[in-house]
RNA sequence: GAUAAAGGCAAACCAUUGGAAACGAUGGGACGCAAAGCCAUAGGGCCUUUCAGAAAUGAAUGGCAGCCGUGCUACCGAA
Repeated sequence: GAUAAAGGCAAACCAUUGGAAACGAUGGGACGCAAAGCCAUAGGGCCUUUCAGAAAUGAAUGGCAGCCGUGCUACCGAA
C1' cells in the first nucleotide's frame, strides 16, 4: 500500500460438541480483512457469572485480539 501478481484468513448464520454463561472447538458458509498471523503478564475497553451495596459502583471469576493497541514474525514491490 496499487484497478498488480501469487496466495492467505473467515463474520453472520447452520449442524455437532465443550461450558453455568460469555464464549471456544470441528465441519459447512462468506460479511469483510495488507497482518482478520501470534501474544490476555504492555496498556485500555467490552462481555459472562458470583459476592457486597438502596444505587452508583467495587472485588473476585471466566472470556473477547474481527474493539483500540504494545511487542514479535510474514508474501509482493507500482507510486
Predicted 3D model of a 79-nucleotide RNA (c-di-GMP-I riboswitch aptamer) from uncultured Fusibacter sp. Its Rfam family is "c-di-GMP-I riboswitch aptamer". Rfam's curators write: GEMM was predicted in a large-scale screen for bacterial structured RNA regulatory elements. The RNAcentral record of the sequence draws on MGnify.